[in-house]
């Protein structure tokens, strides 16, 4: 710092003992036990691994005056689907929902409020 994804899913136990949901506003969660930490389960499928389509580069072999054109085509690579659970991850609520802008509708008239949608900003978690 670049790229993918973020409305799905999936909690029980010990020990602790007040906080937690990134910020901030809101709303929630919480002594019927937050945070964290041990144990166990359990989701999902980004990387690995493994299987089978495709299509193609190098490469083979053939044609060709040349640029090329045609078959084959293991491995690396791309790409589709599919197994599997090794490395990670997550297991209240859409990322809880809002923050900035853009449309439209409604409503106010002290350039606003509210509602849909679109983008955008931080953020999370993989990968490089």
């Nucleotide at each position: 710092c670049u790229c993918a994804u973020c409305a799905a899913g999936a909690g029980g136990g010990g020990c602790a003992g007040a906080g937690g949901g990134a910020c901030c506003g809101g709303c929630c969660c919480g002594g019927c036990g937050a945070a964290g930490c041990c144990c166990c389960g359990g989701c999902a499928a980004c990387c690995a691994u493994c299987c089978g389509g495709c299509a193609c580069a190098u490469c083979u072999c053939g044609c060709a005056g040349c640029c090329g054109c045609g078959a084959g085509g293991c491995c690396c690579g791309g790409u589709c689907g599919g197994a599997c659970a090794g490395g990670u991850g997550c297991c209240a609520a859409a990322u809880c929902c809002g923050g900035c802008u853009c449309a439209c509708a409604g409503c106010g008239a002290g350039u606003g409020c509210u509602g849909u949608g679109g983008g955008g900003c931080a953020g999370a978690u993989g990968a490089g």

SAM riboswitch aptamer (S box leader) from a soil metagenome, 128 nucleotides, folded computationally.
The model forms 97% of the base pairs in the Rfam consensus.
The sequence is in RNAcentral, with records from MGnify.